Annotation:
SAM riboswitch aptamer (S box leader) from an Actinomycetota bacterium, 132 nucleotides, folded computationally. The sequence is in RNAcentral, with records from Ribocentre. Its mean pLDDT, the model's own confidence on a scale to 100, is 81. The organism belongs to Actinomycetota, within Bacteria.
C1' cells in the first nucleotide's frame, strides 16, 4: 500500500517566511485570496482516539481461608462506565463547505415522467487504534 473497527452539524488563531492561487480527485454550485490565501516554521489554543492514573458496577476460571454457600486476593475480558492527566497521535474558515449513487408512503413546482427540497442509507475521504 490493501484490510478491520470507530468517529467525522461541537471546540480551537496569532507572529514569521513566502508570492498565487487554494477548498482530495472529476464536474457542478457555494467559498477563501495581492487588506496576501495555500504551503511552511514558531508560539498559542482545542478535543480526548490511544497510552497512563483513580472509583465504580459486572461475567469467568484460579488460588487461599472458613464453611451450608460465604469471604477475601490478584489474574483474564482487542472487556464495560464515571472522573483525572495532557505523555502518542491528530485538530484550529465554511457539516468532511455542499451536491454527485440509492430509497422514501414526506414538502414544493401546470406535478404520473421530471426539477427543487427534505429524511435516511451507501460510496469516497480525513483521523485514530488495530491486523499485516
Nucleotide at each position: 500500500a490493501c484490510c478491520u473497527c470507530a468517529u467525522c452539524c461541537a471546540g480551537a488563531g496569532g507572529g514569521g517566511c513566502u508570492g498565487a492561487g487554494g477548498g482530495a480527485a472529476a464536474c457542478g454550485g457555494c467559498c477563501c485570496g495581492a487588506a496576501g490565501a495555500c504551503g511552511c516554521c514558531c508560539c498559542g489554543g482545542c478535543a480526548a482516539c490511544c497510552a497512563c492514573c483513580g472509583c465504580g458496577a459486572u461475567g469467568g476460571a484460579c488460588u487461599c481461608g472458613a464453611u451450608g454457600u460465604c469471604g477475601a486476593g490478584g489474574c483474564c475480558g482487542c472487556g464495560c462506565g464515571c472522573g483525572g492527566c495532557a505523555g502518542g497521535u491528530g485538530c484550529c474558515a465554511a457539516u468532511u463547505c455542499c451536491g454527485u449513487c440509492c430509497a422514501g408512503a414526506c414538502c414544493g413546482g401546470a406535478c404520473a415522467c421530471c426539477c427543487g427540497g427534505c429524511u435516511g442509507g451507501g460510496a469516497a475521504g480525513a483521523u485514530g487504534a488495530g491486523a499485516g